Transfer RNA from an uncultured Bacilli bacterium, 72 nucleotides, folded computationally. Its mean pLDDT, the model's own confidence on a scale to 100, is 81. Rfam family: tRNA. By type it is a transfer RNA. Rfam links the family to the GO term triplet codon-amino acid adaptor activity.
């Protein structure tokens, strides 16, 4: 440059059109303990920007941005 594939919580992953976006781990604070570890409860926290379709978009489509992979 061409083609294709990914973008969700600090990290890894689910959610294939019906919504209070689950969980796991990390984080705090609390119970436990003589203190710690382990081990139980709780809270915090996310759909990569901007437009579009639809009653209804994390999901479908366009574009831009970040990243990977093939070719050249």
């Nucleotide at each position: 440059g061409u083609u294709c594939g990914a973008g969700u919580a600090g990290u890894u992953u689910a959610a294939u059109g019906g919504a209070u976006a689950a969980a796991a781990u990390a984080u705090u604070u609390c119970c436990c303990u003589c203190c710690g570890a382990c081990g139980g409860a709780a809270a915090u926290g996310a759909u990569a920007u901007g437009g579009g379709u639809u009653c209804g978009a994390u999901u479908c489509c366009c574009a831009u941005c970040u990243u990977g992979a093939a070719c050249a």